RNA sequence: GGUCCCAUGGUGUAGCGGUUAUCACGUCUGCUUUACACGCAGAAGGUCGUGAGUUCGAACCUCACUGGGAUCA
Numbered sequence: 001g002g003u004c005c006c007a008u009g010g011u012g013u014a015g016c017g018g019u020u021a022u023c024a025c026g027u028c029u030g031c032u033u034u035a036c037a038c039g040c041a042g043a044a045g046g047u048c049g050u051g052a053g054u055u056c057g058a059a060c061c062u063c064a065c066u067g068g069g070a071u072c073a
Base pairs, nucleotide, nucleotide: 001072002071003070004069005068006067007066010025011024012023018056027043028042029041030040031039049065050064051063052062053061
């Protein structure tokens, strides 16, 4: 340098172009306990890597860029 793959709450993960982006763990609050843990109830936390384009409408399609990985030379 060529080709291909990945990027979504703190971590991991789901998400046929169409309601308020899913779930688990974690965090916080309450209940329970003498206390802790477990359990139960609830809450916070995401500008879906960045920018532009296509579309009535984009996490999803297209292009560029950034970061990571695989492979070829």